c-di-GMP-I riboswitch aptamer from a Pyrinomonadaceae bacterium, 89 nucleotides, folded computationally. Its mean pLDDT, the model's own confidence on a scale to 100, is 82. Rfam family: c-di-GMP-I riboswitch aptamer. Rfam's curators write: GEMM was predicted in a large-scale screen for bacterial structured RNA regulatory elements. Gene Ontology term of the family: cyclic-di-GMP binding.
């Protein structure tokens, strides 16, 4: 000098909940709050979970469950990809 894990330091993000708002819905967005997070930055590629629609099917007054397909949501569910601050012993 380079790489680089942890400690430390500078900071960062913001669970749940509340208010408003968009959506059939899962959920998203803005503000407040701060459970936690070394990627709790970003990406829906693989899987999981959730929502909606349609068909089949069980029960059947209604309605609910199961299964299949399609569309969508979730990156603070996991894997994967990608970018990044500091950097002792």
């Nucleotide at each position: 000098a380079c790489c680089g894990a942890u400690a430390a330091a500078u900071g960062g993000c913001a669970c749940c909940c509340c208010c408003g708002u968009a959506g059939c819905g899962a959920u998203g967005c803005g503000g407040g709050c701060u459970c936690g997070c070394a990627a709790a930055g970003c990406c829906a590629g693989g899987a999981g979970u959730c929502u909606c629609a349609u068909a089949c099917c069980c029960a059947c007054u209604u309605u609910g469950a199961g299964c299949a397909u399609g569309a969508g949501a979730u990156c603070g569910u996991c894997c994967g990809g990608u970018u990044a601050c500091c950097g002792a012993a």